[in-house]
RNA sequence: GCCUACAUGGCUUAGUGGUAAAGCGUUUGGCUCGUAACCAAGAGAUCCUAGGUUCGACUCCUAGUGUAGGCA
Numbered sequence: 001g002c003c004u005a006c007a008u009g010g011c012u013u014a015g016u017g018g019u020a021a022a023g024c025g026u027u028u029g030g031c032u033c034g035u036a037a038c039c040a041a042g043a044g045a046u047c048c049u050a051g052g053u054u055c056g057a058c059u060c061c062u063a064g065u066g067u068a069g070g071c072a
Stems, first nucleotide, its partner, number of pairs: 001071007010024004018055001026042005048064005
C1' cells in the first nucleotide's frame, strides 16, 4: 500500500427494511439471625461517526475512524 471481517446497555451476544431482545452484572423489595443462593419488580443502548437510498434504516449504499486477520 491492497483485501476481508467486525463495531448494538457495564460485559458477552441476538436482531438481515416496519419504533432493539436475551444471559450475566446492577438497583429496590421479599425470604434468612446474617450472607450467599432463591423469588418478584425496576433502571440502563435513539445501535462507532457523517452523508445517501427509501413512506420507513441497527439492517441497504458511499466515505471516514477504530479493532482483528490476510497478501505484498
Molecule: transfer RNA
Organism: Thermothelomyces thermophilus ATCC 42464